[in-house]
Context: one part of a larger RNA
Molecule: small-subunit ribosomal RNA, 3' major domain
Organism: Parafannyhessea umbonata
RNA sequence: UGACGGGGGCCCGCACAAGCAGCGGAGCAUGUGGCUUAAUUCGAAGCAACGCGAAGAACCUUACCAGGGCUUGACAUUCAGGUGAAGCGGCGGAAACGCCGUGGCCGAGAGGAGCCUGAACAGGUGGUGCAUGGCUGUCGUCAGCUCGUGUCGUGAGAUGUUGGGUUAAGUCCCGCAACGAGCGCAACCCUCGUCGCAUGUUGCCAGCGGUUCGGCCGGGCACCCAUGCGAGACCGCCGGCGUCAAGCCGGAGGAAGGUGGGGACGACGUCAAGUCAUCAUGCCCCUUAUGUCCUGGGCUGCACACGUGCUACAAUGACCGGCACAAUGGGCUGCCACUGCGCGAGCAGGAGCGAAUCCCCAAAGCCGGCCCCAGUUCGGAUUGGAGGCUGCAACCCGCCUCCAUGAAGUCGGAGUUGCUAGUAAUCGCGGAUCAGCACGCCGCGGUGAAUGCGUUCCCGGGCCUUGUACA
Numbered sequence: 001u002g003a004c005g006g007g008g009g010c011c012c013g014c015a016c017a018a019g020c021a022g023c024g025g026a027g028c029a030u031g032u033g034g035c036u037u038a039a040u041u042c043g044a045a046g047c048a049a050c051g052c053g054a055a056g057a058a059c060c061u062u063a064c065c066a067g068g069g070c071u072u073g074a075c076a077u078u079c080a081g082g083u084g085a086a087g088c089g090g091c092g093g094a095a096a097c098g099c100c101g102u103g104g105c106c107g108a109g110a111g112g113a114g115c116c117u118g119a120a121c122a123g124g125u126g127g128u129g130c131a132u133g134g135c136u137g138u139c140g141u142c143a144g145c146u147c148g149u150g151u152c153g154u155g156a157g158a159u160g161u162u163g164g165g166u167u168a169a170g171u172c173c174c175g176c177a178a179c180g181a182g183c184g185c186a187a188c189c190c191u192c193g194u195c196g197c198a199u200g201u202u203g204c205c206a207g208c209g210g211u212u213c214g215g216c217c218g219g220g221c222a223c224c225c226a227u228g229c230g231a232g233a234c235c236g237c238c239g240g241c242g243u244c245a246a247g248c249c250g251g252a253g254g255a256a257g258g259u260g261g262g263g264a265c266g267a268c269g270u271c272a273a274g275u276c277a278u279c280a281u282g283c284c285c286c287u288u289a290u291g292u293c294c295u296g297g298g299c300u301g302c303a304c305a306c307g308u309g310c311u312a313c314a315a316u317g318a319c320c321g322g323c324a325c326a327a328u329g330g331g332c333u334g335c336c337a338c339u340g341c342g343c344g345a346g347c348a349g350g351a352g353c354g355a356a357u358c359c360c361c362a363a364a365g366c367c368g369g370c371c372c373c374a375g376u377u378c379g380g381a382u383u384g385g386a387g388g389c390u391g392c393a394a395c396c397c398g399c400c401u402c403c404a405u406g407a408a409g410u411c412g413g414a415g416u417u418g419c420u421a422g423u424a425a426u427c428g429c430g431g432a433u434c435a436g437c438a439c440g441c442c443g444c445g446g447u448g449a450a451u452g453c454g455u456u457c458c459c460g461g462g463c464c465u466u467g468u469a470c471a
């Protein structure tokens, strides 16, 4: 100087408390451990591994296993020599591939492409993240971490950065042997909330005319909206408190106040944290194989254990009929209106739209009906049957529909998680990946709470101080 303390003081954070919804029990989905296996490829490991790399494992992917093949190789560059190229057909084969036949490229030529042979070499998701770059997680959006000069100390170092106030903040004020400065904080960026201006193939009977009643037509940009530009918030104004300061409390005005809500943004560093399997890369290792091609299997195995979710256990509910109201996005090997067929998944036709123009397009809700507390008109696992769709192909191993079957489950032990407002809870919708496959992920809007006395305690953190046999 640090680190640590079941030392002290001060102060924060959904840390506790207050409150709401869960998890832990059930079934299923998914990840992991374990076990099994020819293989169940590999990595991730307290927080910070476990719906994680996977934003799509039937083949492919695929890195694993079995079997069948290939060796200058599936891919790149160069050199030498040679040359009936590729393709097509037939045969064998599970395919890769092999054999036979046919075919016989460009250029006038030199030569070139392709192929064959040979040589350099290729190739490796083989090892080492304790050799590395890059990228990332984490403490932590925490308020800290340092430097120059000066001063103090033999020195390590201290001071500044401590102190008094204040703040979300090393934020600012005051003081001070310090005076300044840098990286952080904040602001500058994006978005939402108000208004103005500009623009109107979206919007509007707002005002007029027409209307087969649909902004449908004429017509108009006023409104909504879209996209640009600008205004607006600064403790600026008033009162009080405060060292006359920084600032705090209340009030006015305002769409909005005291960082307005959300995002992007992550200091010096810590964990020899993670990643050699995104990529790059040193060294080591394999080179008829640890490379490479193919078929099939596996990654989906199941006596178990854990994490994360979904669906429930019902009446604030289930079911039936009728009636509403979104936003983000996506769409041409696509989105599909509308019509017909089918109980349905879907199919057959078929208009529009490369899209503010057409399409995908809501649910909870509201109105009415029924069920009457039962393992049930709750719940839907499991299984049997019949179908649909994608795809070369759904046996291993896809999704969906219909009929039948209807399991566990009556609110969950110890314990444990999230959340302070348009939040939690609840309801659906969109998108990436993608032929197909979503209970996951990333977004979007609809409905919309409860509680917060307080900081003693648990957890994490900041500053000062104290002890130390630790570094």
Base pairs, nucleotide, nucleotide: 001471002470003468004467005466007465008464009463010462011461012460013459015455016454019419020418021417022416023415026311027310028309029308030307031306032305033304034302035301042053043052064297065296066295067294068293069292070291073121077120078119079118080117081116082115083114087102088101089100090099091098092097105112106111123286124285126284127283128282132280133279134275135274136273137271139269144183145182146181147180148179149178150159151158152157163174164173165172189263190262191261192260194231195230196229197228198227199226200225203221208218209217210216234257237251238250239249240248241247313412317371319369320368321367322366323365329360330359331358334353335352338349339348340347341346378409383404384403385402386401387400388399389398425447426446427445428444429443430442431441